[in-house]
Molecule: transfer RNA
Organism: Anaerolineaceae bacterium
Formats: sequence, structure tokens, C1' cells
RNA sequence: GCCCCUGUAGCUCAAUGGAUAGAGUAAUAGACUUCGAAUCUAUCGGUUGCGCGUUCGAGUCGCGCCGGGGGCACCA
Repeated sequence: GCCCCUGUAGCUCAAUGGAUAGAGUAAUAGACUUCGAAUCUAUCGGUUGCGCGUUCGAGUCGCGCCGGGGGCACCA
């Protein structure tokens, strides 16, 4: 340098182009318990990497940029 994959909650991941983006875990509060762990309930937590476009409608499709991973090439 070229190609492919990938970016969504603190973390790990869902979400057929269609209403208000969810789950587990973590955190916080409560219940339970002699206390704690475990368990149960609730709450909190989102610029869907950034920008532009297509569309009535974009996390999802297209383009550019940025980050991460992999492959190939170059390496006088």
C1' cells in the first nucleotide's frame, strides 16, 4: 500500500429497513439472612465510532473519514 471482517449501556452480546434500541453481567437501592455470600425485586446506565447520502422511515443500505482485528504484497 491492497483486500476482508468489525465498532450498539462500564463489560459481553441481541435487535427482518418499520412504534419508545433490548438481554446478561456490573453498579445502586430494597427484600431475604444473626451477618455475609448466593437468590429475588426494582432502579440507573445509549451521540448505535464521526460525517454525508438513499428512503415516508436507517443500529441495519451506500460513500468518505477514524479506531480495532485478520490476510496479502513491499522491505534496495